[in-house]
């Protein structure tokens, strides 16, 4: 890299270093940043893997957070393709695309 399965509307800093971009890419919009970006270090959150308990006993339900990830503005910041709604390209709704994470196969 490529496939599968679940999840994506909730949660989480007045810290330390660092010194400008940062929001996945591509096109539009919207937006954060010198009252300090990204990255890095502590801290936090959560609860997919695993643990530990009970069961309807291989799944499901609580428990706890030492261990492996992940995450720490905004819905995965919003829209791109299709259907519906609808006077309508608005505006809403569903659904496919893409991604993102986690576990497993190759």
């Nucleotide at each position: 890299c490529u496939c599968u399965u679940a999840u994506c509307a909730a949660g989480a800093g007045u810290g330390g270093c660092a010194g400008a971009g940062g929001g996945a890419a591509u096109a539009g919009g919207c937006c954060c940043u010198a009252u300090g970006a990204a990255g890095c270090c502590c801290g936090g959150c959560a609860a997919c893997c695993g643990u530990c308990a009970a069961u309807u006993u291989u799944a499901u339900u609580g428990a706890a957070a030492a261990g492996g990830u992940g995450c720490u503005a905004a819905a995965u910041c919003c829209u791109a393709c299709a259907g519906g709604u609808u006077a309508a390209u608005a505006g809403c709704c569903u659904g496919g695309u893409a991604g993102a994470u986690a576990a497993g196969a190759g």
The RNA shown here (SAM riboswitch aptamer (S box leader)) has 106 nucleotides and comes from Saliterribacillus persicus. The sequence was found by an Rfam model in a public genome assembly. The coordinates come from a structure-prediction model, not an experiment, and the mean pLDDT is 84. Of the family's consensus pairs, 94% are formed in the model. The source organism's lineage runs through Bacteria, Bacillota, Bacilli, Caryophanales and Saliterribacillus.